[in-house]
C1' cells in the first nucleotide's frame, strides 16, 4: 500500500426508556441494542436540521474529503 469483517479476543452503540444541560436543533450520564471494520478525530465542500435570524447554532450513525488507528489477507 491494497483488500476483508469469516475466525479469535475486544470496541462502539441506533430506536425507546429514566435523569440532567439547551428556546430548540441537539447534547452529556445510566438502562438497552438496531446496526457498525473507522459507528476514532476534525464543521474543509455539500447535506438535513434549529432559533433569539447573525460575521448566529446543531448533525461525523447522511454523502465527499482530511488524519490516526485494532484484527486478519496479499504484494
Nucleotide at each position: 500500500u491494497c483488500c476483508c469483517a469469516a475466525c479469535a479476543g475486544g470496541g462502539c452503540a441506533a430506536a425507546c426508556c429514566c435523569g440532567g444541560a439547551g428556546c430548540a436543533a441537539u447534547u452529556c450520564g445510566g438502562g438497552g441494542a438496531c446496526g457498525c471494520a473507522a459507528a476514532g478525530c476534525c464543521a474543509c465542500g455539500g447535506g438535513a436540521c434549529c432559533c433569539u435570524c447573525g460575521a448566529g447554532g446543531u448533525c461525523g450513525g447522511c454523502c465527499g474529503g482530511g488524519u490516526u488507528g485494532c484484527g486478519g489477507g496479499a504484494g
Predicted 3D model of a 75-nucleotide RNA (c-di-GMP-I-GGC riboswitch aptamer) from a Bacillota bacterium. Its Rfam family is "c-di-GMP-I-GGC riboswitch aptamer". Gene Ontology term of the family: cyclic-di-GMP binding. The source organism's lineage runs through Bacteria, Bacillati and Bacillota.